Predicted 3D model of RNase P RNA and transfer RNA as a complex of 472 nucleotides.

[in-house]
RNA sequence: GGAGAGCUCCAGGCGGUCGCUUCGCGCCGCAAGGCGCGGAGAGGAAAGUCCGAACUCCUACGGGCGGCAUGCUCGGCAACACCGAGGCGCGGCGACGCGACGGAAAGUGCAACAGAGAGCAGACCGCCCCGGGGCGCGAGUCCCGGAGCAAGGGUGAAACGGUGCGGUAAGAGCGCACCGCAGGGCCGGCGACGGUCCUGGCAUGGCAAACCCCAUGCGGAGCAAGGCCAAAUAGGGGAGUGGAACGCGGGCUGCCCGUCCCGCUCGACGCUUCGGCGCCGACCACUUCCGGGUAGGCCGCUGCAGGCCGGCGGCAACGCCGGUCGCAGAGGAAUGACCGCAUCCCCGUCCUUCGGGACGUGGGGUCACAGAAUUCGGCUUACGGGGCUCUCCGGCU
RNA sequence: GGGAGGUUAGCUCAGCGGUAGAGCGCCUGCUUUACACGCAGGAUGUCGGGGGUUCGAUCCCCUCACCUCCCACCA
Numbered sequence: 001g002g003a004g005a006g007c008u009c010c011a012g013g014c015g016g017u018c019g020c021u022u023c024g025c026g027c028c029g030c031a032a033g034g035c036g037c038g039g040a041g042a043g044g045a046a047a048g049u050c051c052g053a054a055c056u057c058c059u060a061c062g063g064g065c066g067g068c069a070u071g072c073u074c075g076g077c078a079a080c081a082c083c084g085a086g087g088c089g090c091g092g093c094g095a096c097g098c099g100a101c102g103g104a105a106a107g108u109g110c111a112a113c114a115g116a117g118a119g120c121a122g123a124c125c126g127c128c129c130c131g132g133g134g135c136g137c138g139a140g141u142c143c144c145g146g147a148g149c150a151a152g153g154g155u156g157a158a159a160c161g162g163u164g165c166g167g168u169a170a171g172a173g174c175g176c177a178c179c180g181c182a183g184g185g186c187c188g189g190c191g192a193c194g195g196u197c198c199u200g201g202c203a204u205g206g207c208a209a210a211c212c213c214c215a216u217g218c219g220g221a222g223c224a225a226g227g228c229c230a231a232a233u234a235g236g237g238g239a240g241u242g243g244a245a246c247g248c249g250g251g252c253u254g255c256c257c258g259u260c261c262c263g264c265u266c267g268a269c270g271c272u273u274c275g276g277c278g279c280c281g282a283c284c285a286c287u288u289c290c291g292g293g294u295a296g297g298c299c300g301c302u303g304c305a306g307g308c309c310g311g312c313g314g315c316a317a318c319g320c321c322g323g324u325c326g327c328a329g330a331g332g333a334a335u336g337a338c339c340g341c342a343u344c345c346c347c348g349u350c351c352u353u354c355g356g357g358a359c360g361u362g363g364g365g366u367c368a369c370a371g372a373a374u375u376c377g378g379c380u381u382a383c384g385g386g387g388c389u390c391u392c393c394g395g396c397u
Numbered sequence: 398g399g400g401a402g403g404u405u406a407g408c409u410c411a412g413c414g415g416u417a418g419a420g421c422g423c424c425u426g427c428u429u430u431a432c433a434c435g436c437a438g439g440a441u442g443u444c445g446g447g448g449g450u451u452c453g454a455u456c457c458c459c460u461c462a463c464c465u466c467c468c469a470c471c472a
Base pairs, nucleotide, nucleotide: 001393002392003391004390005389006388007387008386009385010384013341014340015339016338017337018336020041021040022039023038024037025036026035027034028033043369047380048379050378051377052376053375054374055222056221057220058219060259061258062257063256064255065254067218068217069216070215071214072086073085074084075083076082087101088099089098090097091096102213103212107211108210109207110206124153125152126149127148129146130145131144132143133142134141135140161179162178163177164176165175166174181200182199183198184197185196186195187194188193226299227298228297229296236290237289238288239287240286241285242284243283247264248263249262250261251260265282266281267280269278270277271276292471293470294469304326306325307324308323309322310321311320312319313318344364345363346362347360348359349358350357351356398468399467400466401465402464403463404462407421408420409419410418415452423439424438425437426436427435445461446460447459448458449457
């Protein structure tokens, strides 16, 4: 000097004028509202139908099924699919990065095409031996049949362990060495795992973001949740079930079961074996269809698993202790406009020990991504600038 | 703000992991005096973008972009 990797910070500051929103105090006003003083007023992502919760309702509980999620180990946390530290595997020269990372002998399934053959398979080209026949001077070569082989070649994403040596007619874990696989012992570690030694039948491939099995966890909806007040209209019309039996309906916003809780009336007519049955109307409860009214006000609505500073513990995530602060709450949706100063960048001039410094009525600067809407802890995506540490390459000293 | 779905030919839609289809539309030819109908052919296409799983992805998974719809009370 170039190329990379990891971590972290900022997202403009101060003052003034005018204009906004909200909170507190005071005054005026019947009220609406107005005035004065003081405090506060968008983000690291406020974003994304991605996760986890708090909170609210269904709701009085329990069990089962289904469905969904997570998936190496140990920690953190209110919790999580997140974070930290490690293990194993893969990528990278490296700093580092990535991993939906339990199980394929519990079962079922898939692998098109090609290929002899794709799970306990297989002979296309081939290799070797025996027999027969032909050609050739010979070396040898061609055809048929039989008995062997799966080592070589080919096909394929993948071919029933890999490399080497020996052995064999030719071969083959057939034997041996190493790797690999299975089992066992010892050592280290909380553990995932790692190291080492022994034995071996020298071997049971891939895909589970295939169905599935195993372990762990989960009720469901969501602030437009939910609660209060006011107003208006048409409980207006239709349909179904039940209303005295252990039956019906409701009580969980996936289904089923159980316990428990709540509600379950009259009148007329006909028949009657006097037990009751049938039927009509009204009423009650529930379910549902058509239609109607209001779309108003208040609460929820911001104080917390909260922020900042310091100390201690821990490799870290984070935890504990002490002090300090109060940091939007809108409701068609507020924080905008202007000026000055400082600061930063550019330009120009001068100086320079070449690290940099000084000067200027100079120029520019809401500049990237982008704006709360119940609130937090994360992840993901978009994006401007600065700092620190580390790796590799090249050059100089 | 919260939730439910969708994206395939010009249009409307199918497609259960093995290299993409139907109808309508379009083009050509035949038929007809001519047109329509009909008949016979043909062309359609980065399966919204990117990444991942797998031998292989329209399909399975993650993420991004766009489009459609729903979410008040009374009775």
It holds a member of the Rfam family "Bacterial RNase P class A". Rfam describes the family as follows. Ribonuclease P (RNase P) is a ubiquitous endoribonuclease, found in archaea, bacteria and eukarya as well as chloroplasts and mitochondria. The coordinates come from a structure-prediction model, not an experiment, and the mean pLDDT is 77.